[in-house]
Context: one part of a larger RNA
């Protein structure tokens, strides 16, 4: 002097921060990763608008029922993107890690920036309909249809194979407006067109993330001394985004080791953090960075990214449902339960804020996050009053019975009112968003988009917010552990090697300053001791 601390005794508020170190033991339940209708077909349900029927009147209105994807919108499906981020945990892992410092033989979705496109067609298949297995999860047969789904043709370079020649490789539409034009339709419109936004293909650069390889550094044990056969290296070939025995043939016979190989046993690393004058030593909660894991072990598909916490398969423990023929499931996410344990919190609010997915947007969704709740866990601030105030009351302890101490402490008197308490006032965090109007830019264009100003209307969980202002009352608010040296602090009573104390020297057998009680004191103070552990 320090702690993720726990125990005893006590316990007024505030702010900031922490809060299962043990069982990577099992888990009820309810949330935690969705979104896009402006990609599509299309309508369960909701609610508009239309129709038609019927009722009812105030005879042009209201019920009610039917019907209609017309409109806002949308259960289920197709389709994109996203679930590979955030979140947890620390089991394994002494080097496939981690850190520091090089390197080459490489991907990289959304970003930005430059370029060149964006043509012409094809066949399906889910939602759906019919039949039907099945307890049930879940399918199976037939038939209908869309697309930013799928597949060919075309186009094809600074792209990719080659030395060259040459060969080869793509793509989707979707939304707002529109004046003349032109097609279809009886019309209403719809479509081509023209403009614009956002998309989509190829290609180079960045940016960003990510894979790889080298060095040197990172614990203990010699009561572990030899260790290896895909082992060490080579050629060919495969494999991979990529080097390379990563892998396989065949050639060589090496390769590591006291500068500690091998094997054992402990451990997640580091920025840090505690401590120390510093070297050094311990430590790795929390916050951050990097690994590794998601019931145990294996596997791989999907895509820019995984061998994927809340995907899938296969085997295993386990819990649970079944109509015994099959099924379902993984909290080491946030809460919470039960087990273990000295011991560790709520089945809380909110998307207002930064932040992430998705979406043109509006906005959804976010147990990330931001807050509230518990806990004296820790550090930090505050108060529990303040001035007077000797008759040195009383009463308690000691006493040589004179008296001396508690003690200016109290009572009185006079004032204050922080905090809590009641009642009013009230920032900030709010930046956005959506309407309306005028610029400016794009344009044929006063549309429509995009930017910028104005103005209007709003967006706070926390929250009865900090904060201020008033009323009222000394009112609501002090403990612990110690006084034999070490160590600040002493007396009497009671016990009598008992009872009991002790950190270490010791203390207690009759006058204990050491046990136990009381007065007194001494240190701390919403804390104080005690064990634990580190310097």
């Nucleotide at each position: 002097a320090u702690u993720g601390a726990a125990c005893g005794c006590u316990g007024g508020c505030g702010g900031c921060a922490g809060g299962c170190c043990u069982a990577a033991c099992a888990c009820a339940u309810g949330c935690a990763a969705g979104u896009c209708g402006a990609g599509c077909g299309g309508u369960a349900a909701c609610a508009a608008g239309c129709u038609a029927u019927a009722a009812g009147u105030u005879u042009a209105c209201u019920u009610a029922u039917a019907g209609u994807g017309u409109u806002g919108a949308c259960g289920a499906g197709c389709g994109g993107c996203g679930g590979a981020c955030g979140g947890g945990u620390g089991a394994g892992u002494a080097a496939u890690g981690c850190c520091u410092g090089g390197g080459a033989a490489u991907c990289u979705g959304c970003c930005u920036a430059u370029u060149a496109g964006u043509g012409g067609g094809g066949g399906a298949u889910a939602a759906c309909c019919a039949u039907u297995g099945g307890a049930a999860a879940c399918g199976a047969u037939g038939g209908c249809u869309a697309a930013u789904a799928c597949c060919g043709c075309a186009u094809a370079a600074u792209g990719u194979u080659g030395c060259a020649a040459a060969a080869c490789c793509a793509a989707a539409g979707a939304g707002u407006g529109g004046g003349a034009c032109c097609a279809a339709g009886c019309a209403a419109u719809u479509g081509g067109c023209c403009a614009u936004u956002c998309g989509c293909u190829g290609a180079u650069a960045g940016a960003u993330g990510a894979g790889c390889c080298c060095a040197g550094g990172u614990g203990a044990g010699a009561u572990u001394a030899g260790c290896u056969a895909g082992u060490a290296g080579g050629u060919a070939g495969g494999g991979u985004a990529a080097a390379g025995g990563c892998c396989u043939a065949c050639c060589u016979a090496g390769g590591c080791a006291a500068c500690g190989a091998u094997c054992u046993c402990u451990a997640g690393c580091u920025g840090g953090u505690c401590u120390g004058a510093g070297a050094g030593g311990a430590c790795a909660a929390c916050c951050a960075g990097c690994c590794a894991c998601a019931c145990u072990g294996g596997g791989a598909c999907u895509g820019a990214g995984a061998c994927a916490c809340g995907g899938c398969c296969c085997a295993g423990a386990c819990u649970c449902c079944u109509a015994c023929g099959g099924g379902a499931g993984g909290c080491a996410g946030c809460a919470g339960u039960g087990g273990g344990g000295a011991a560790u919190a709520u089945u809380g609010c909110a998307c207002a804020a930064u932040g992430g997915g998705c979406g043109c947007a509006a906005g959804c969704c976010u147990g990330a996050u931001g807050c509230a709740g518990c806990c004296a866990u820790g550090c930090c601030g505050c108060g529990u009053g303040u001035g007077u105030g000797a008759a040195g009351a009383a009463g308690g302890c000691c006493u040589u019975a004179g008296g001396g101490u508690u003690g200016u402490a109290a009572a009185g008197c006079a004032c204050u009112u922080u905090c809590a308490g009641c009642g009013g006032g009230g920032a900030g965090g709010a930046a956005g968003g959506a309407g309306c109007a005028a610029c400016u830019g794009u344009u044929a264009a006063u549309a429509g988009c995009a930017g910028c100003u104005g103005u209007u209307u709003u967006u706070g969980a926390c929250g009865u917010u900090a904060c201020c202002c008033g009323c009222a009352c000394a009112a609501g608010a002090a403990g612990c552990a110690c006084c034999g040296g070490c160590u600040a602090a002493c007396u009497c009573c009671g016990u009598g090697c008992c009872a009991g104390c002790a950190g270490c020297c010791g203390c207690g057998g009759u006058a204990a300053u050491a046990c136990g009680g009381a007065g007194g004191g001494u240190g701390c103070g919403a804390g104080c001791g005690u064990u634990a552990a580190u310097c």